Context: one part of a larger RNA
Molecule: small-subunit ribosomal RNA, 3' major domain
Organism: uncultured bacterium
């Protein structure tokens, strides 16, 4: 000077408390450990690993394993040589890769040239190791209010001061004071969305208007009033207002910490492999299963299940695409062909809700696991190992121990819809709207953090 203390003072945060819904018990999904395996590729490990890299493993991906091949190589550049040997097609062998036989490129009358190939040499190649050699990027403390500098002053010096103190704030925010005076990175503001309004323009809309769409403005600044305060900063209350004291949300992450994470995104030093640790292919594996954990989904029912009728979104996506009407099928789906490069057409019926009927407390008309059969779709190909439909089957489960998570308002909870990835494959991810609460006395305690000592 810091850090730490089951030292002190002050102050914050869904940190506790007050509430609501969960998890921990069941079944299933996904990830991980462990075990197994020829292989179950690798990485991530308290918070800050475990629906994480992976925004999508049947082949491919793929890095793993078994087997079959290649060795200037699947890929790049250069040099030397050979001189039509080859790309492509067909046949044979083969699981394919590949091997082998035949035909066999362009220009040119030809010689020859070009492209390609082959031989050889330099070299390629490596998801091999080291994230404790690195760049870049990222997580975390933490959107916490801090971290520093110049000059001056003080101190032998390390250093101090400024940045401490009195108030105040979400804030090192501002005010006052002060051997300090200034300044920088952070805070705030400037940016985007949203809530009000004016105006301009516009397709949609039968049309005008409106809603709307998207451009330019206005609007909120403690500006006004009262009170409190050093009559400073500011705080409390009020008016007006669509909105009030940062209106709500997003983007934005200071100096640094964790030798934090990543050599498997990429780049890169060093080391290692070089007929293999490179590379091609077929098949398998990453999907195993006594078990353990993490995160979810569905439930255990009557605020419910089933059936019939009926209402209301937003935000997106669409050309190798979205696919209407009609017809066929109980259905998944098929057929069909209209429209649409889309405010025009399509995906696309939102669901919870409301109206009515039924079930009457039961392992049930709850619950749907598991399993059998029959089908549909994508795709060369669904056995290992996809999704969906119909009929049948109908398991555990009657609200969950110790413990533990999220959330303060259009939030939690409940409800559905879209999108990315993607041939196909969402209970995950990321958006969107619909319905819409309870509680906060307070800061003693638990956790994390800030300032002074």
């Nucleotide at each position: 000077u810091g850090a730490c203390g089951g030292g002190g003072g002050c102050c914050c945060g869904c940190a506790c408390a007050a509430g609501c819904a969960g998890c921990g018990g069941a079944g299933c999904g996904u990830g991980u450990g462990g075990u197994u395996u020829a292989a179950u590729u690798c990485g991530a490990c308290g918070c800050a690993a475990c629906g994480c890299g992976a925004a999508g493993a049947a082949c491919c991906u793929u890095a793993c394993c078994a087997g079959g091949g290649c060795u200037u190589g699947a890929c790049a550049u250069g040099c030397a040589g050979u001189g039509u040997u080859c790309a492509a097609g067909u046949g044979u062998g083969g699981a394919a890769a590949c091997a082998u036989a035949c035909u066999g490129g362009u220009c040119g009358c030809a010689a020859g040239a070009c492209g390609a190939a082959c031989u050889g040499c330099a070299c390629a190649g490596a998801u091999g190791c080291u994230g404790c050699a690195u760049g870049g990027c990222u997580g975390u403390c933490g959107u916490c209010a801090g971290c520093u500098c110049g000059u001056g002053u003080c101190g032998u010096g390390a250093g101090a001061u400024g940045u401490u103190g009195g108030g105040u704030u979400a804030a090192g925010u501002c005010c006052c004071g002060c051997a300090a005076c200034g300044a920088g990175c952070g805070c705030a503001a400037c940016c985007c969305c949203u809530a009000g309004u004016g105006u301009u323009a516009g397709u949609u809309g039968a049309a005008a208007a409106g809603u709307c769409u998207a451009g330019c403005g206005c609007g909120a600044c403690u500006g006004c009033c009262g009170g409190u305060a050093g009559c400073a900063a500011a705080c409390c209350g009020g008016a007006g207002g669509a909105a009030g004291g940062u209106g709500g949300g997003g983007a934005u992450g200071a100096c640094g910490u964790c030798a934090a994470g990543u050599c498997a995104g990429c780049a890169u030093g060093g080391c290692u492999c070089u007929u293999a640790c490179g590379u091609c292919c077929u098949g398998g594996g990453c999907u195993a299963c006594a078990c353990a954990c993490a995160c979810g989904c569905u439930a255990c029912a009557a605020u419910g299940g089933u059936c019939g009728g009926u209402a209301c979104a937003g935000a997106g996506g669409g050309a190798a695409g979205c696919c209407a009407a009609g017809c066929c099928g109980c259905g998944a789906g098929g057929u069909g062909g209209a429209g649409c490069a889309a405010a025009u057409c399509c995906c696309a019926c939102a669901a919870a809700g409301c109206c009515g009927a039924u079930c009457u407390c039961a392992g049930u008309u709850c619950g749907g696991a598991u399993a059998g059969c029959a089908g549909g779709c994508u795709g060369a190909a669904a056995c290992u190992c996809g999704c969906c439909u119909g009929c049948u089957u109908g398991a555990a489960g009657u609200c969950g121990g110790a413990g533990u998570u999220g959330c303060u308002a259009g939030u939690a909870a409940c409800c559905g819809c879209g999108c990315a990835u993607c041939a196909g494959a969402a209970c995950a991810g990321u958006g969107c709207g619909g319905u819409g609460a309870a509680u906060a006395c307070g800061u003693u305690c638990c956790c994390g953090g800030g300032c002074c000592u």